This is a predicted structure of a 493-nucleotide part of an RNA (small-subunit ribosomal RNA, 5' domain). The gene name in the source record is rns. Rfam family: Bacterial small subunit ribosomal RNA. Gene Ontology terms of the family: structural constituent of ribosome and ribosome.
[in-house]
Context: one part of a larger RNA
Order: sequence, then C1' cells, then structure tokens
RNA sequence: GGAUGAACGCUGGCGGCAUGCUUAACACAUGCAAGUCGAACGUUUUGUUUUUACUUGUAAAAACAAAAAGUGGCGAACGGGUGAGUAAUACGUAAGAACUAUCCCUUUGGACGAGAAUAACUUUGGGAAACUAGAAUUAAAACUCGAUAGAAUUUUAUAAAUAAAAAUUUAUCUAAAUGCCAAAGGACGGGCUUGCGUCUGAUUAGCUAGUUGGUGGGGUAAUGGCCUACCAAAGCGACAAUCAGUAGCUGAUCUAAGAGGAUGAUCAGCCACACUGGGACUGAGACACGGCCCAGACCUCUACGGAGGGCAGCAGUGAGGAAUUUUCCGCAAUGGGCGCAAGCCUGACGGAGCAAUGCCGCGUGGAGGACGACGGCUCUUGGGUUGUAAACUCCUUUUCUCAAAAAAGAAAAAAAUGACGGUAUUUGAGGAAUAAGCAUCGGCUAACUCCGUGCCAGCAGCCGCGGUAAUACGGGGGAUGCAAGCGUUAUCC
Repeated sequence: GGAUGAACGCUGGCGGCAUGCUUAACACAUGCAAGUCGAACGUUUUGUUUUUACUUGUAAAAACAAAAAGUGGCGAACGGGUGAGUAAUACGUAAGAACUAUCCCUUUGGACGAGAAUAACUUUGGGAAACUAGAAUUAAAACUCGAUAGAAUUUUAUAAAUAAAAAUUUAUCUAAAUGCCAAAGGACGGGCUUGCGUCUGAUUAGCUAGUUGGUGGGGUAAUGGCCUACCAAAGCGACAAUCAGUAGCUGAUCUAAGAGGAUGAUCAGCCACACUGGGACUGAGACACGGCCCAGACCUCUACGGAGGGCAGCAGUGAGGAAUUUUCCGCAAUGGGCGCAAGCCUGACGGAGCAAUGCCGCGUGGAGGACGACGGCUCUUGGGUUGUAAACUCCUUUUCUCAAAAAAGAAAAAAAUGACGGUAUUUGAGGAAUAAGCAUCGGCUAACUCCGUGCCAGCAGCCGCGGUAAUACGGGGGAUGCAAGCGUUAUCC
C1' cells in the first nucleotide's frame, strides 16, 4: 500500500447493487416451511333443486354443489440449513468393470380368467389423555390365486334397457387420451474399483490376527475378508507406517510483476450431519432434518397408571459475545410436487423492511463580488491572516417538498392474471432552498503559531517528547489529508 462476513470512537444527505451469528453443532415459547389426486375407491355430513307420499312440514328417492375423514397412487431421498465429525469409505483430477436405474424418450409384444379380505362407517368396551381391544359390514388401479407377465380409468361413437325429458345403466375386434405388464435400447442420475495430488509433529519407529492371500460357501443391485469355515503366513513402514494435533474438500477469493503466500463468508460442485448413540423398515432411491424402533440427557402434560417433544428450515426468543436484521408481502415471475385439466401446495424463490457493513454513483450550489467589512487569531501596533471567504448582485434546481401522469417485468390465437407498487420514470410548480465531518500538523509524513502546564498532567507505530520560552502534552487560531465518511483495533499478503 492492498484486503475484510469485521468491531469500536466521532459524525452522517440520497440512490443503485451486494452482504449481514465468524462466538454456544447452546437451549428454544409461537406461527408457518410437503403436499396433492374424486379422471383409482367405498362412505359420511351440509346446502340447493326436482319428483313422490301424506299427518303440510316432515319422510323417501334422484340430480347438482361443497366439505370431511379413510383405503389407494405419486411425492415426501428434491428443494432449504449447518460444518460437528472426517487427514481419507472425503475432495480434486484421470481412468476402469462386476452393477442399478422411479419419472422421461424410442422400439416390440401383451393386457385373460377367478377369488378372499380390510379401513372408513355402525356398535360394545378400556383409558385423564395419547390412543386402543372386540363384533358386524363394504369398495377399488389395494391384496391373493391360476394362466408365461398383466389393472384399469376417462372422453367420444354406436346399440339396447329404463325414463315425460334431461339423463342413467349395460354391451362392444368404434376411435382417442391417460395409465398397467414384459423385454431391449437411450438420456439424466446413483453405487463400486484404481493411479496421482491433498496440513503439522520423529521430544510419535515400529504397526496389524479378519490382520495379508487362497479355496469352498454365504451375502449384495454389483466387485471385494463384505461375512463365514478351512489352508498358508503374510501385509504396511524413514519414499514416514502407526500414533498425536489441527481441519469439511474444490471451483475460487485476497495479495504479489510473477513464482509464491494466506483464506475457503456470499455464489457454484462434491461430502458429512440433523438433541447424543445405535438399528432397521418402506421404497427406484434413505439406514431418512420437519418418518419409525431402542437406549441416554434435557424439557412439557398427567387423573401418577402413562403420554408428548427435537429451529444446524423462515421469522423470532433467551444465553454466549466486540459483533450480525422483520415473529413482513406474494405465489405476479423462475423452479419444484401432485393432477387430464382447472387448480392446490411451495419461509425454494421473487420482493419489501432494518444496518454507511462494503463497492459504485450523485449532492451539500454556480458566476461575479474589496489593494480586502464586522468578528476571531496574531502582532515589532505599521500590519498580517481567516479571505472572494461572507454580505451583496445575477443564475441554476441535480437533490428536496407538493401536485399530475405512469411503466417494462406477462408468455405460443384472444381474454384474464403484478407481491413489488401508484414504485421506477416523466412533467409542472416552489424555493439556495433540506444536507460536512473526521483525523493529523517533531522526523519518517503533506501541514505552525499563541496560550496553559512544568519529568506533573499527559503523548507515543518507531525514533522519542514533557524538569518555565514544548511546532511532540491540553486548548485557541491557522494549515494539511481524506470525505458521507474519517480514524483506531484485529487479521492476511
């Protein structure tokens, strides 16, 4: 000198774009963050309409609409957070063979025949609750069986039946859409193996028995001591094994002429974790942040028998700390899940709010104006300086205030659809109006004098200043530097 996710002190006008718990992976009140599908399925409730019946306001039936749980399907393994662990089952890079693959794309073929249940609902119980036991009953693209594997649903057409009609039901070598099953290929992804690279310590020198290899078997989607039985006795190590400490890795970021050095916030890729430890289930995919089981610590409810919880999601609270924001708006855009669709959900995301935290930009007026006002400071009392600075004259309106107009972002026919937002922006009116500080001035280092103090009070990055004329302390005037910032501290080059 440059840099920072900075903090502190003084000060502070605006805009754009970014960034914002680096500490306790400490504990968390409250709300929200993952649902969706009635074109898979059977119910229940409510409302409206129609018809029928009569006791005239009720009952029954049908249609339509809405809602509610439940069975079933897909999703919930993505997206979002954090960096505790991990020095190599990680990461980076370059290769490889013994695998997988939901959804998506392509191709081929098939989609037959039967059956038994069960939740919901109803009912009888238990329990404070969470929840749970029994009985009866019902459907499916749920489940089972046999055929090689197989699941249907919706729309349309035609025909038949019922019906006053609308319509409903049934049937099909009608047509189409969405699915389903089997096989092959592809794409996106995932699992596995290997070479090389990847911090410090030798005041860590030896380490290892499933250890190293083989054979048989098991296991896995798949290779393999991954596991097991037997056999052999190997394997690693000064080219640093083992042990200990520290640490997520990378693209990158900062610095430097470069080589290097340091860092790994934001953004992007990968990995790991989800109160702590362990385990599997489901599934194409998890050993699963807002799933399950067990144990532990902590917290909450309890009728003391039991039960519930997990913000390292978004906000927010306490604590810790020098220190880090709103319990905001919207799904309008982009993207994701489900759905034929309409659409629903989405604290992803898009935005707004707060903070000079940073970078960039703009402003706080411009021109004229005295051999130079007042005041201040200084003084050799002549003056000098503040200083064209002010006043004053003329001008401008970036900003500011008020008013009016007003977007793009919205798309593949048209229409509709904007949180931001009456925002950006434009126009008009008004008036110099609303806006300057901070540090330094002995040398390094740009900038000097007066007063006070008297080795005191104090300053200080280094050298050093201060003991009565201090350009070094404190104040005044003046000056210098930077400027909505300036200085200090910390850290890196």

The RNAcentral record of the full RNA draws on ENA and SILVA.